[in-house]
RNA sequence: GAGGGCACUCUGGAGACAUCCGCAUCGGCGGAGGCCGAAGGUGAAAGCGCGUCGCGCGAAUCUCUCAGGCAAAAGGACAGAGCGGUAUU
Repeated sequence: GAGGGCACUCUGGAGACAUCCGCAUCGGCGGAGGCCGAAGGUGAAAGCGCGUCGCGCGAAUCUCUCAGGCAAAAGGACAGAGCGGUAUU
């Protein structure tokens, strides 16, 4: 000097009822069914391993919809830019 992972800042960022009913009088609460998948979480294929007809490890934007969400706001996987800097070189 470079510097993966990682941290921080900025930017972009989808989907799905502005549903219905009741209470309240205002911004909210409760209920009813319907729906979405990109916070988080669940599951496990090929394959690999073992003490082998069983057990274990095993990814996701797949799956389940537990959670979350379904005007705006907020959040948002992921991506780009900046910056810091450790492992390493």
A computed fold for an 89-nucleotide RNA, annotated as Glycine riboswitch aptamer. Its mean pLDDT, the model's own confidence on a scale to 100, is 80. Its Rfam family is "Glycine riboswitch aptamer". Rfam's curators write: This family represents the bacterial glycine riboswitch. Glycine riboswitches usually consist of two metabolite-binding aptamers domains with similar structures in tandem. The aptamers cooperatively bind glycine to regulate the expression of downstream genes. In Bacillus subtilis, this riboswitch is found upstream of the gcvT operon which controls glycine degradation.